A computed fold for a 323-nucleotide part of an RNA from metagenomes, annotated as large-subunit ribosomal RNA, domain IV.
[in-house]
Context: one part of a larger RNA
């Protein structure tokens, strides 16, 4: 000097990104317990008292006795106030991430009538399922509560089917090679085998016309206008398939930003509440809200201490010195 422990005047987080780490609460009986609430919970809420031993008593109890100290050693919840997030219990990145991420019950769509749809396999066959639509398969949301807008123009899915558009196959016009045969040559040239092939005939799909968002998705600009000013209920135009409703708003989204106000502090880039000027919330790529739950993230208090003003003393083990 490093490490493990143990103890500390006075203060008590002034350390620090952050109370990390320690401290601190701890069994059992008694009492007594708020906001909220889905009435179950919240709850060990929270806050308080109490505990050995001996005598007599049925027993409540009286009444005595030790010690700093009686769940006499050890073991044994730190509590509150607010706010995001996810309803939970669960799962996850074996060896850096446990969460707001998976997942869930519930909710919505969608395929499937059974030799099911869907999957696995060149096939046989298998799962589905010894089930049958209160059933099985994907695809989104993800308890509960209140809800859950407008847009089918585009893209997807579904339905239709007049009419255009269209493979192959079907159809064979024409054209054309060879040559018995004509013919004096040029050269014509049947039939047969051959090449090439035109009209016509022909399904899905496309075009086409509906429909359909808890389908992929989207959900406007610009000027004026009120008897102070300000603003703007209210008009004007221009574009679109329609111009974002309810709710909620500096938020896990806010760039200018430490917006302005308020609370909290002596001083609060962080935290609550508001306001709304939403850069670039918003409704099953879910909106707001919400008890109870969480080694979850945030601010804030209270106990409590060596985190800290500031540092010191012990004890052990090493480090160093003989052998």
């Nucleotide at each position: 000097c490093u490490c493990u422990u143990g103890u500390u005047a006075a203060g008590g987080a002034a350390c620090u990104c952050g109370g990390c780490a320690a401290a601190a609460u701890g069994a059992c009986c008694c009492c007594g317990u708020a906001a909220c609430u889905u009435c179950g919970g919240g709850a060990g809420a929270a806050g308080g008292g109490g505990u050995g031993c001996c005598a007599c008593g049925c027993a409540a109890g009286u009444g005595g006795c030790c010690g700093c100290a009686g769940u006499g050693a050890a073991a044994a919840g730190u509590c509150c106030c607010a706010a995001g997030c996810a309803a939970c219990u669960g799962u996850u990145u074996a060896c850096c991430a446990a969460a707001a991420a998976c997942a869930c019950a519930g909710g919505u769509c969608u395929c499937u009538g059974c030799u099911a749809a869907a999957a696995c396999g060149a096939a046989a066959g298998u799962u589905g399922a010894a089930g049958u639509a209160u059933a099985g398969g994907g695809g989104c949301u993800g308890a509960c509560g209140c809800c859950u807008g407008c847009c089918c123009a585009g893209u997807g899915c579904u339905g239709g089917a007049a009419g255009g558009u269209c493979a192959a196959g079907g159809g064979g016009a024409g054209c054309u090679g060879u040559u018995a045969g004509c013919g004096c040559a040029a050269g014509c040239g049947a039939a047969g085998c051959g090449g090439u092939g035109a009209a016509c005939u022909u399904a899905a799909g496309c075009c086409c016309c509906a429909g359909u968002g808890a389908a992929c998705g989207g959900c406007g600009g610009c000027c004026g206008u009120a008897a102070c000013u300000a603003u703007a209920a209210c008009g004007g135009u221009c574009c679109u398939a329609a111009g974002g409703u309810a709710g909620c708003g500096a938020a896990a989204u806010u760039c200018c930003u430490u917006g302005u106000c308020a609370g909290g502090u002596a001083a609060g880039u962080u935290c609550u509440g508001a306001c709304c000027c939403g850069c670039a919330c918003g409704a099953a790529u879910g909106g707001c809200g919400u008890a109870a739950u969480g080694a979850u993230u945030u601010g804030g208090g209270a106990a409590c201490u060596g985190u800290c003003u500031c540092a010191a003393c012990a004890a052990g083990a090493g480090a160093c010195c003989c052998g």
Rfam family: Bacterial large subunit ribosomal RNA.